[in-house]
RNA sequence: AAGGCAGGCCGGGUCAUCGCCGCGCGGGGAUUCCCGCGGGGAGGAAAGUCCGGGCUCCACAGGGCAGGACGCUGGGUAACGCCCAGGGGGAGCAAUCCCCGGAAAGCGCAACAGAAAGCAAACCGCCCCGCCCGCGCGGCGGGGUAAGGGUGAAACGGCGGGGCAAGAGCCCGCCAGUUGCCGCGGCGACGCGGCAAGCUAGGCAAGCCCCGUCCGGAGCAAGACCAAUUAGGGAAGCGUGUGAAGCCGGCCCGGCUGAGCUUCCGGGUAGGUCGCUGGAGGCCGCGGGCAAUCGCGGUCCUAGAGGAAUGAUGGCCAUCCCGCCCUUCCGGGAAAUUCUCCCGGCGCGGGAAACAGAACCCGGCUUACAGGCCUGCCUUUGCC
Numbered sequence: 001a002a003g004g005c006a007g008g009c010c011g012g013g014u015c016a017u018c019g020c021c022g023c024g025c026g027g028g029g030a031u032u033c034c035c036g037c038g039g040g041g042a043g044g045a046a047a048g049u050c051c052g053g054g055c056u057c058c059a060c061a062g063g064g065c066a067g068g069a070c071g072c073u074g075g076g077u078a079a080c081g082c083c084c085a086g087g088g089g090g091a092g093c094a095a096u097c098c099c100c101g102g103a104a105a106g107c108g109c110a111a112c113a114g115a116a117a118g119c120a121a122a123c124c125g126c127c128c129c130g131c132c133c134g135c136g137c138g139g140c141g142g143g144g145u146a147a148g149g150g151u152g153a154a155a156c157g158g159c160g161g162g163g164c165a166a167g168a169g170c171c172c173g174c175c176a177g178u179u180g181c182c183g184c185g186g187c188g189a190c191g192c193g194g195c196a197a198g199c200u201a202g203g204c205a206a207g208c209c210c211c212g213u214c215c216g217g218a219g220c221a222a223g224a225c226c227a228a229u230u231a232g233g234g235a236a237g238c239g240u241g242u243g244a245a246g247c248c249g250g251c252c253c254g255g256c257u258g259a260g261c262u263u264c265c266g267g268g269u270a271g272g273u274c275g276c277u278g279g280a281g282g283c284c285g286c287g288g289g290c291a292a293u294c295g296c297g298g299u300c301c302u303a304g305a306g307g308a309a310u311g312a313u314g315g316c317c318a319u320c321c322c323g324c325c326c327u328u329c330c331g332g333g334a335a336a337u338u339c340u341c342c343c344g345g346c347g348c349g350g351g352a353a354a355c356a357g358a359a360c361c362c363g364g365c366u367u368a369c370a371g372g373c374c375u376g377c378c379u380u381u382g383c384c
Base pairs, nucleotide, nucleotide: 001380002379003378004377005376006375007374008373009372010371012317013316014315015314016313017312018311020041021040023038024037025036026035027034028033043355047366048365050364051363052362053361054360055219056218057217058216067215068214069213070212071211072086073085074084075083076082087100088099089098090097091096101210102209106208107207108204109203123149124148125145126144127143128142129141130140131139132138133136157175158174159173160172161171162170176200178197179196180195181194182193183192184191185190223274224273225272226271233265234264235263236262237261238260245257246256247255248254281300282299283298284297285296286295287294288293319352320351321350322349323348324347329345330344331343332342333341334340
C1' cells in the first nucleotide's frame, strides 16, 4: 500500500425569526379562557413486541397429568432463550466465524434423478452353466457377484495383500470409527494412553417422541382514592276521607289536576387525582476476577401529559460530492532554462445528509440506518 476480520463511538453545531407541548411566577374577578416573563422538552435503535424481570390485581396446603419454552461444560445475573470463559465438530492460508442432549427406545418422512432410498438393491459391466446359429468381442435362458461404471444431498468403512469361476471383512496386516473397561490430567464438558469385543452402525428430533431443567393467570385500559346529573336500591319524616305537591306570570283568596314529596345513606357511571418516573441507572478512580461482572468511593442525572408536543425558514461554521479558477498566494509533477502545460490546496458557485418517533419501568435479542471517526488483529507485496 492492497484486501480482509473483530470491537467501540458519533448520528451535525450555533445565532435569529415564527410556531408546538407541559411546568413555575405575575396580571386580567379566573383550576378551565387570554396576555407577559422564566425554565424544560426523544433514540441508538424510542421500532418489532420476540424472550426475561420489577410493579399491580386475582388465584394458590401438597403432589401429579396436560401444555409451553429451553438443551455441551463451568461461571455471571433479579432473571433469561442473554453475556463471558472453556470443550467438541465444521468453514477459512490466517485473523476469525458458524453449530451443539438422545437416531445401537419406538413411530414417521425423504422432491428430482436412479435398476435400487433402508431387515438394501442387478441398469451397464464381470464370472459360471445350458441351448441356438449364419461360429462371433454373437443371441437367448438360468444363476453368482456390490470390486468397477452411471444416478443422487445421501448407495452400508479406507489402503494393501491373500483368496475366488468372478467377487465380497470371506480371511489377514495397518488405519479410521463404535461400544465397554482401566490408568493419568481437568471442578467439568472432555483430552491423552492402554486392553478387549464385534467386524461397520446413513440423514432428519424446527415431524411425533424419549430424557433433563424451568414455567400459576392477566396486564398501567394493572390497580388505588375522590366523586356530579339521571335512573334504580335502603331508611326516616310528612301525605293519599282532614289533600302533600304541581299548574293558573310575583303574593293572597279562589279554581283545576290528584299520589306522591322531602331529607339522609350506600353502590356505581361521567369527570378528576394518584400510580408516573431516580433506577437491578450512566461515567470516572481503586480493588477482586482471564472475562462477563462484582464491591467500595466520588460525580452526574430535569419528557412524563390526553391518542400523544419536541418543528419550520434563513445566515454562518463543520462533513461529503460536482463544476470553475489556479493569472496573484502555498505545495507537487512534466518539459527544459526561466517560456509553457497539468494536478492538489486556498478561493468562488451549486448540491447532499439516513433509519426512525417516548406512552409504567428495566435487562437482553433481532431488525432498519445517509454519512463519518477510532482501536486492535490477519494475509500478500515493497522498502529500511
Bacterial RNase P class A from Desulfovibrio sp., 384 nucleotides, folded computationally. It is recorded under the gene name rnpB. Rfam family: Bacterial RNase P class A. Rfam links the family to the GO terms dimeric ribonuclease P complex, ribonuclease P activity and tRNA processing. NCBI's taxonomy places the organism under Bacteria, Pseudomonadati, Desulfovibrionales, Desulfovibrionaceae, Desulfovibrio.